[in-house]
RNA sequence: GCGGGAAUAGCUCAGGGGUAGAGCGUCUCGUUGCCAACGAGAAGGUCGCGGGUUCAAAUCCCGUUUCCCGCU
Repeated sequence: GCGGGAAUAGCUCAGGGGUAGAGCGUCUCGUUGCCAACGAGAAGGUCGCGGGUUCAAAUCCCGUUUCCCGCU
C1' cells in the first nucleotide's frame, strides 16, 4: 500500500429501512431476624465520527478514526 472484519447501555452481545433490545451489573421495593437467592419495578445509549440517499437510517452509499485478521 491492497483486501476483509469489528465499533450499539457500566460489561458481554443481539438487532441489517419504520419510536433501540437481552443477559450480567447498578438503584428501589417485596420476601427473610441478617446476607445470599428469588420476585416486582426503575435508571442508564443522539448506535465511533462527518456527509449523502430516503417521508423515515443503528441498518443502504461515500469519506474518516481506532482495533483485529490476511496479502504484498
A computed fold for a 72-nucleotide RNA from Acetohalobium arabaticum DSM 5501, annotated as transfer RNA.
The prediction has a mean pLDDT of 83.
It matches the Rfam family "tRNA". By type it is a transfer RNA. Gene Ontology term of the family: triplet codon-amino acid adaptor activity.
The sequence is in RNAcentral, with records from Rfam.
The source organism's lineage runs through Bacteria, Bacillati, Clostridia, Acetohalobium and Acetohalobium arabaticum.